[in-house]
RNA sequence: GCCGCUAUAGUGUAAGUGGUUAACACGCUGCCCUCUCAAGGCAGAGAUUACGGGUUCGAGUCCCGUUAGCGGUA
Numbered sequence: 001g002c003c004g005c006u007a008u009a010g011u012g013u014a015a016g017u018g019g020u021u022a023a024c025a026c027g028c029u030g031c032c033c034u035c036u037c038a039a040g041g042c043a044g045a046g047a048u049u050a051c052g053g054g055u056u057c058g059a060g061u062c063c064c065g066u067u068a069g070c071g072g073u074a
Base pairs, nucleotide, nucleotide: 001073002072003071004070005069006068007067010026011025012024013023019057028044029043030042031041032040050066051065052064053063054062
């Protein structure tokens, strides 16, 4: 250089063939329980789905480019 894969909440992962509120676990915050802590229970906050465009009535999902990481190749 070329080819392929990956990028979603603080972390790790979901999200059927594009469909209207992006989910789960851990973590975080508050409350309950407890003499207190841990464990447990209830509730809540937290994501411009890496970035920039395009297609579409509608994009995490399809197309193009860029960036970063990983792998393959002479």